[in-house]
RNA sequence: UGGGCAGGCCAGAUGACCGCGCGCCCUGAUUUCAGGGCGUGAGGAAAGUCCGAGCUCCACAGGGCAGGGUGCUGGGUAACACCCAGUGGGAGAAAUCCUAAGGAAAGUGCCACAGAAAACAGACCGCCGGGAGACCGGCAAGGGUGAAACGGCGAGGUAAGAGCUCACCAGUGCCGGCGGUGACGCCGGCAGCUAGGCAAACCCCACCCGGAGCAAGACCAAAUAGGAGAGGAGAGGCUGCCCGUCUCGACAUGACUCUCGGGUAGGUCGCUAGAGGUCGGUGGGAACGCCGGCCCCAGAGAAAUGGUCAUCGCGGAGCAAUCCGACAGAACUCGGCUUAUGGCCCGCCAGGGUG
RNA sequence: GCUGGCGUAGCUCAAUUGGUAGAGCAUCUCAUUUGUAAUGAGGUGGUUGGGGGUUCGAGUCCCUUCGCCAGCUCCA
Numbered sequence: 001u002g003g004g005c006a007g008g009c010c011a012g013a014u015g016a017c018c019g020c021g022c023g024c025c026c027u028g029a030u031u032u033c034a035g036g037g038c039g040u041g042a043g044g045a046a047a048g049u050c051c052g053a054g055c056u057c058c059a060c061a062g063g064g065c066a067g068g069g070u071g072c073u074g075g076g077u078a079a080c081a082c083c084c085a086g087u088g089g090g091a092g093a094a095a096u097c098c099u100a101a102g103g104a105a106a107g108u109g110c111c112a113c114a115g116a117a118a119a120c121a122g123a124c125c126g127c128c129g130g131g132a133g134a135c136c137g138g139c140a141a142g143g144g145u146g147a148a149a150c151g152g153c154g155a156g157g158u159a160a161g162a163g164c165u166c167a168c169c170a171g172u173g174c175c176g177g178c179g180g181u182g183a184c185g186c187c188g189g190c191a192g193c194u195a196g197g198c199a200a201a202c203c204c205c206a207c208c209c210g211g212a213g214c215a216a217g218a219c220c221a222a223a224u225a226g227g228a229g230a231g232g233a234g235a236g237g238c239u240g241c242c243c244g245u246c247u248c249g250a251c252a253u254g255a256c257u258c259u260c261g262g263g264u265a266g267g268u269c270g271c272u273a274g275a276g277g278u279c280g281g282u283g284g285g286a287a288c289g290c291c292g293g294c295c296c297c298a299g300a301g302a303a304a305u306g307g308u309c310a311u312c313g314c315g316g317a318g319c320a321a322u323c324c325g326a327c328a329g330a331a332c333u334c335g336g337c338u339u340a341u342g343g344c345c346c347g348c349c350a351g352g353g354u355g
Numbered sequence: 356g357c358u359g360g361c362g363u364a365g366c367u368c369a370a371u372u373g374g375u376a377g378a379g380c381a382u383c384u385c386a387u388u389u390g391u392a393a394u395g396a397g398g399u400g401g402u403u404g405g406g407g408g409u410u411c412g413a414g415u416c417c418c419u420u421c422g423c424c425a426g427c428u429c430c431a
C1' cells in the first nucleotide's frame, strides 16, 4: 500500500425561535375549553413475527395414544431452535469460518437416465478350460456406464482367477490399558469382518410441548330495544281460558310507574419499577452469576416525539462560494435469531513495494 | 397490533412417494382465402418471487427473505 479475517463502539453536539403528545402546577367561568410555567418524549435494529418466556382467560385427577418440536459433549439461562467453551467432520495457503452432527449390522421404502448388474447380488465385453462347431462349465483381475459398482497395493497361489492365503495400509466390530467430568483422543491385541447412499423419506430411540392471545382480560356503566319481578285508578273494548250455548262474573294480557339483571356506546384499569439501567467490587477461562451504591428512562389510544436558523465537529464532492450525509418510527413487556444500513477504532493473516 | 393462506410462460392453471417443467388462450412463421376471421402445421417464450442448505439430483423437503390476499369488538 492493496486485499482477506475477526471483535468493539457511535448513530453528530450546543443555543435561539415556532410547533406537537403526556404528566404536574397556576390563572380565567374551579367537568368540558383556553392561556402560561416546569418536567419528559424512539431504535440498534423500534422491522420480519422466526423461536423462547412473563402476564391474562379458557380447559385440565393421573397416565397413555395421536400430533408437533429438538437431536455431538459440558456449562450458562426464567426458558429457547439462543449464548459460551470444547469434540468429531468439512473449507481455506493462513488468520479464521461452517456444521439439523443420535440410529442405515430394528423394519419398510427410494436410488431417474446410463449400465450386465443399484443391493441376502449379478455377468455385456473380457479371461481360462472343454468342444470341430453350436454351446457347456469356471472366474471377477481388466474394460465400459454411472452421483454411487461389495476395500487398496504387492507377493504367493491358480487352467484363469479371487482375502483363497500372507505382509503392509485403510475402515469396522470386540477386548484391554492410559488421558479427559464428557463428547472423544492415543496405544496395544484379536476377528479376513469389508457391512453402499438417503432418516431436512416413513420410522426407531432419548428429551420437551394443553389451547388462545392485550382486538388477552377485569371493573364502572347511559340512551333505545329486549328479559324478569312488583304495582296497576275510572269508563269502554279486543284476545285467551273457565262454559253445551248466551248473559253476568273471576283470572291472565294490557297503557303507565317503579325495581332488578345481562349488555352496547362511553369511561377506568391492565400500562409500564422491569428476568430494568448504570457504576464499583467479587467468583468464573467464557457465556454468565453474586453483593453494594446510584438512577427512573415514552406510555398515547388511530396514534405526539417535528421544523427553521446560527456556530462547532466528522466524512465526501468542488478552484472557491457552497452542496450532500445511511437504514429506518414505539403500540402489553422482556430474552434471542434473522434481515436492512452509514461511519470510526483496535487486533490478526498471507502478499507486494521501499528503507 | 395479532392470526392464517398463496406466489410456476404475457394471462388462466397442471406437474404421481424428489428424476431434469407441460396444457389452453395469446404471440410469431407458413399453408388456406381476392382479403380478413376461423381452421391446419410448426416455432418462440420459464433464474418455478429472491438467496442459502439437505440430496447424485429440488417446482416439490428445510431455513431465511420479498410481495400479495384474507380474517380478528363483546356476550350467548
Stems, first nucleotide, its partner, number of pairs: 001351001003349003007345004012312007020041009043327001047338002050336005055213004067209005072086005087101001088099004102204002107202002109198003124143002126139005151169002154166003170194002172191008217269004227260005239252002242249001276295008314325004356427007365380004374411001382398005404420005
This is a predicted complex of two RNAs, RNase P RNA and transfer RNA, with 431 nucleotides together. It holds a member of the Rfam family "Bacterial RNase P class A". Gene Ontology terms of the family: ribonuclease P activity, tRNA processing and dimeric ribonuclease P complex. Its mean pLDDT, the model's own confidence on a scale to 100, is 79.